[in-house]
RNA sequence: AGAGUUUGAUCCUGGCUCAGAACGAACGCUGGCGGCAUGCUUAACACAUGCAAGUCGUACGAGAAAGCCCUUCGGGGUGAGUAGAGUGGCGCACGGGUGAGUAACGCAUGGGAACGUGCCCUUUAGUUGGGAAUAACCACGGGAAACCUUGGCUAAUACCGAAUAAUCUCGCGAGAGUAAAGAUGGCCUCUACUUGUAAGCUAUCGCUAAAGGAUCGGCCCAUGUCCCAUUAGCUUGUUGGUGAGGUAACGGCUCACCAAGGCAACGAUGGGUAGCUGGUCUGAGAGGAUGAUCAGCCACACUGGGACUGAGACACGGCCCAGACUCCUACGGGAGGCAGCAGUGGGGAAUAUUGCACAAUGGGCGCAAGCCUGAUGCAGCAAUGCCGCGUGAGUGAAGAAGGCCCUUGGGUCGUAAAGCUCUUUCGAUUGGGAAGCAGGGUUCGCAGGCUAAUAUCCUGUGAAUUUGACGGUACCUAAUGAAGAAGCACCGGCUAAUUUCGUGCCAGCAGCCGCGGUAAUACGAAAGGUGCGAGCGUUGUUCGGAAUUAUUGGGCGUAAAGCGCACGUAGGCGGAUCUGUAUGUCAAUUGUGAAAGCCCAGGGCUCAACCUUGGAAUUGCAGUUGAAACUGCAGGUCUUGAAUAUCUGAGAGGGUGGGGGAAUUCCUGGUGGAGAAGUGAAAUUCGUAGAGAUCAGGAGGAACAUCGGAGGCGAAGGCGCCUGCCUGGCAGAAUAUUGACGCUGAGGUGCGAAAGCGUGGGGAGCAAACAGGAUUAGAUACCCUGGUAGUCCACGCCGUAAACGAUGGUUACUAGGUGUCUGGCGGACUAACCCGCUGUGUACCAAAGCUCACGCAUUAAGUAACCCGCCUGGGGAGUACGGUCGCAAGGCUAAAACUCAAAGGAAUUGACGGGGGCCCGCACAAGCGGUGGAGUAUGUGGUUUAAUUCGAAGCAACGCGAAGAACCUUACCUGGCCUUGACAUCCCGGGACCGCCACAGAGAUGUGGUUUUCUCUUCGGAGACUCGGAGACAGGUGCUGCAUGGCUGUCGUCAGCUCGUGUUGUGAAAUGUUCGGUUAAGUCCGGCAACGAGCGCAACCCUUGUCCUUAGUUACCACCAUUAAGUUGGGGACUCUAGGGAGACUGCCGGUGUCAAACCGGAGGAAGGCGGGGAUGACGUCAAGUCCUCAUGGCCCUUACGGCCAGGGCUACACACGUACUACAAUGGCAAGAACAAACUGCAGCGAGACCGAAAGGUGGAGCAAAUCAGUAAAACAUUGUCUCAGUCCGGAUUGGAGUCUGCAACUCGACUUCAUGAAGUUGGAAUCGCUAGUAAUCGGAGAUCAGCAAUGCUUCGGUGAAUACGUUCCCGGGCCUUGUACACACCGCCCGUCACACCACGAAAGUGGUCUCAACCAGAAGUAUGUGAGCUAACUUCGGAGGCAGCAUACCAAGGUCGAGGCCGUGAUUGGGGUGAAGUCGUAACAAGGUA
Repeated sequence: AGAGUUUGAUCCUGGCUCAGAACGAACGCUGGCGGCAUGCUUAACACAUGCAAGUCGUACGAGAAAGCCCUUCGGGGUGAGUAGAGUGGCGCACGGGUGAGUAACGCAUGGGAACGUGCCCUUUAGUUGGGAAUAACCACGGGAAACCUUGGCUAAUACCGAAUAAUCUCGCGAGAGUAAAGAUGGCCUCUACUUGUAAGCUAUCGCUAAAGGAUCGGCCCAUGUCCCAUUAGCUUGUUGGUGAGGUAACGGCUCACCAAGGCAACGAUGGGUAGCUGGUCUGAGAGGAUGAUCAGCCACACUGGGACUGAGACACGGCCCAGACUCCUACGGGAGGCAGCAGUGGGGAAUAUUGCACAAUGGGCGCAAGCCUGAUGCAGCAAUGCCGCGUGAGUGAAGAAGGCCCUUGGGUCGUAAAGCUCUUUCGAUUGGGAAGCAGGGUUCGCAGGCUAAUAUCCUGUGAAUUUGACGGUACCUAAUGAAGAAGCACCGGCUAAUUUCGUGCCAGCAGCCGCGGUAAUACGAAAGGUGCGAGCGUUGUUCGGAAUUAUUGGGCGUAAAGCGCACGUAGGCGGAUCUGUAUGUCAAUUGUGAAAGCCCAGGGCUCAACCUUGGAAUUGCAGUUGAAACUGCAGGUCUUGAAUAUCUGAGAGGGUGGGGGAAUUCCUGGUGGAGAAGUGAAAUUCGUAGAGAUCAGGAGGAACAUCGGAGGCGAAGGCGCCUGCCUGGCAGAAUAUUGACGCUGAGGUGCGAAAGCGUGGGGAGCAAACAGGAUUAGAUACCCUGGUAGUCCACGCCGUAAACGAUGGUUACUAGGUGUCUGGCGGACUAACCCGCUGUGUACCAAAGCUCACGCAUUAAGUAACCCGCCUGGGGAGUACGGUCGCAAGGCUAAAACUCAAAGGAAUUGACGGGGGCCCGCACAAGCGGUGGAGUAUGUGGUUUAAUUCGAAGCAACGCGAAGAACCUUACCUGGCCUUGACAUCCCGGGACCGCCACAGAGAUGUGGUUUUCUCUUCGGAGACUCGGAGACAGGUGCUGCAUGGCUGUCGUCAGCUCGUGUUGUGAAAUGUUCGGUUAAGUCCGGCAACGAGCGCAACCCUUGUCCUUAGUUACCACCAUUAAGUUGGGGACUCUAGGGAGACUGCCGGUGUCAAACCGGAGGAAGGCGGGGAUGACGUCAAGUCCUCAUGGCCCUUACGGCCAGGGCUACACACGUACUACAAUGGCAAGAACAAACUGCAGCGAGACCGAAAGGUGGAGCAAAUCAGUAAAACAUUGUCUCAGUCCGGAUUGGAGUCUGCAACUCGACUUCAUGAAGUUGGAAUCGCUAGUAAUCGGAGAUCAGCAAUGCUUCGGUGAAUACGUUCCCGGGCCUUGUACACACCGCCCGUCACACCACGAAAGUGGUCUCAACCAGAAGUAUGUGAGCUAACUUCGGAGGCAGCAUACCAAGGUCGAGGCCGUGAUUGGGGUGAAGUCGUAACAAGGUA
């Protein structure tokens, strides 16, 4: 310090997620030791049991018992003035716990004045003299108990008078009033009795009054202190005053009266939540979160109320009352309060021992010893955290065994282990260790103080003695022995670390992205690796990263975000200059900012954690002193901001009245006579009752053509015929005046298109709704015919719009250029006109700069300042609830639950468009011939079947794989058999193998017999073949073409596809390849931030067309002979054959064109602009096809999914489709005789002539391994004859008979011949295919496969041989450029809404339940105050009383109750929308002109 995730990719915006640190944690797995910390975060839920506050005999009276000893047996002594209890004093208000309440003077910081303060300290003055009671105790009594009544005795540092007293209190003063307590130890100097005691003295501890201090506490003020405005008004003791009361004290604290105030947008009041702080965690910091442990403050003590006592409480372990709960009870009545320490139940994910000790620290009491102390010190439990240590070290390669992986070579675990040599921390065992923590008390001695004093007492000091819970602990030591001690998570990316097996969208994982559908580095296991380590992971929470609330430090044209516009209140900000002041500001200094913590430097535990000392810091607040630049304030001045006056100018600025013409419609009348209107096409509609058309007249309403413009005006909305009146704003020029009067603007107020609403008018045209006609699958739409609200006017509402420049207002600054509206000035020459300068508007281009980009750019989205508004992921939702406005419609304000990991902006490359431009193609058009109808053939689907093997599926499957299924093929089915196998390699044993025969069987196969005795040799043996045997293995047309190679199809023989360097851009990318021409072509030329290059195109190759040359056999024959015949001599001219060459290049001419490329025309030429045809197929696309050609990974089968055999099937048949053949006839059929090819093939072959048969064919075998022989006859055509338009002399299916051939075998299931039979069919609906020249059409030939054949198929060869193309509007496909896009699996895309189903959260709802608040009223315990007090009454009394108490009453008041109002939270039949879900239903709204933008 960043990273992952939106996209095909990019940049940005923006959310989500991760890596870090932390924790009072919990859970899972694991667990050796020690130190130091920490440990109910939940139920302020309920609590059994024990303990947690007592102490003092030096305040007081009284005072046991057990035990022991003695005894006269009565008792005594001791225990013991002890225990226990009581009166009294002090303490119990501290310490300890908890955080419920509290948004408050509660807390924090800093101040203040009107107070109190036990114990403590200092000072002053006292401490005199009396009295009356009462508990304990005793006695009687009541009660279950708790406890209580009555009577009697008694003491005090308990209580009450008296005296004295002020520097105290009251009072102006005179004056008045107000106190006490003694205890213990010692001593006789003085007095008394003279022993020694007492009065006394003295010391100590107390007591009283007063003053001061310290400490602690009460009170007041300023500032700070969470969320909600969907809480906006609150308040009547309320705010203030006067007086009184009350308090320790100020004060409405309380009361009476008077006034009407007080608080609040700087957030009152209300609601929710919460103890506050030092600090803690995090963070670079600013901040954010938090408030366990430790420390300060506050609050509380079962819930509510109350007071008493006291220095202090309205009191955790006190009291009274009420309530709830629990317990005891004899039912009458009582008792209790763990949020003290342990502990229990409960709740919970979760938090410890009913321990030891007062030895230390501290507290209470005490003179002290001491007692008490669950404060505290320790121990126990818990890896809860932090820190430290260990689980060994060295050596050790045969790289052991074993595991895992493997390309079978090896690699890895791995120096790891074993082995050898060492060490012994920690733990276990032994011994030591009373070390340190410790001062204090007691006794004795010394010194000092007090004193009359050498007593006593106090202080200091020395010696002796005594005291340890922890604990036999820390620590030290000895011996033993590597001996007792390692796990957890992870390994797809982020993120360090990978392989195998299992699983097969299952099981599962997951923090985000996402893995898993048969080769998973992501699931589970293993091996290996990585990280941390007595821990490791997970979960939760907080901060960080997040500049993702932005003060530091963000934004608002299009991503979320500028209010529709203005005026203006508060507020914020504000021109120049002078003087003063000192609010902010700055400086110095003082006080404070507790300690602890953090930080720094030391020190102590072996180190560290931890502890400890000192410093720094505590950024704050307050006081004092100073400075005066800026800001504020006060005063003065100024003119440049602002405003006013005068003059001029433009304008659809606003309001209101009057006027005008064109057009539409309607009405009346005339002419006229069949249509009009409307549409893509129609129909509804109007019209013979006279429409439309046309002419004339009239009525009425609305809107104002041309001018008219990116022109003008207005704040915006908006404003357009002419004109009168009223009126707002703006601009210019020059002077004058005022003198900062300014800018913005939360609330507020006004204006505010259209639609809509109310009342009343008006209503021509247009036109929601509605009706009808069309369209359509439907059409509640688009189109058409009608048509009502409305549109118009007046008045009143509404208050919203993509109210947009998607751009708030004001001010200043920052290059230019061009237009336009409207002013001003100057120049030339007066005007028109022109030129220049200068304002205010308005529009375009463009620099710097800005921006994610697009773009903005003096009219900023640049550079700055001020003010306002607004935003913080998408959806839910601008919705619900609440409030408010409105007549309503609805507006404004405005959430949450839940859900997703995106949503979004700009730009890029593609793809697509019922977008555009240019261009091409038998793409259309123009033609010719077909298919679709019939029959048959063939393939496919479907169906059937035991099986009808499998594959191919739009074009690009379907006469396709298959260039040939009767058996075989064959993969399928049925049945019968084999199991190292039909086939390969290795091992062992036997034998030659082969051949032949017989029997059984459907055959495979089995049984039996017979014949034969291999080759080589170094003589050891080896090899081929065959039989038998064992195991490694064979075998599989089994699966996966979505694991693959190879091959192939297709776009497409379309002209494209890319790269290097450079340049541009943040980048994806672009440029080049675009542009202007041209071409069949990214072909070529020109231009150009590009320059070059590659794969494609073209050419090179084959064939064909012309010629030349070479060579003539089997080909050829002009000339010479010859024959039936190129048959034979001969010839080498011709044809032909097959080698080599020539030829064509826009080369030449003319024109066009950019002096180009090229095109057009022409000449010559066999051929002319690529001459024809073929081979040749760029980058890529379709997970296209093929595992059944072959090869191959993985999986599967292994007496079977392998192998053999027989038979069957692949040939089935209601049907549908594709591709073909033959036809429907006269351009024809039949018959007869007679012509003309090319190419190809042939030895298990082609097979001539001849003979037989009607024919298929047979007999036979000349010739030929072929320019020689054979297949071989070419057919259409032409000639002649016949048929004469018909289901025919067309057509030939189907069926019956008879044959031929092939073959082991033609039943299922071959072809051919012949006789007979003679279906359908008379040119084919919608639709659709091929072809541009030697082509279509038509005619036949040959070949492959092959025993034969389903061939009408496929491939190839020649014969005859056309028509048409104006052209590119349209259909299809393609190329280039451009445009739009919400597509990128790329339009077979994306995507919206209803409905149906399931689940989830939310709203409404008759109600219903709870809780809180408020108002009114009733009620009124305990308590306090007041009144009364005839009852009771010890202290005082002048004897009359005073005073006190009970009781009663009144006031205040808790609980409780009644009625009502309101807030909030639950629940609720039903209901509403929302969200999410697998491939549900209906449509197709949006994205392209999305098919109606």
A computed fold for a 1493-nucleotide RNA from a metagenome, annotated as small-subunit ribosomal RNA. Rfam family: Bacterial small subunit ribosomal RNA. Its family is annotated with structural constituent of ribosome and ribosome in the Gene Ontology.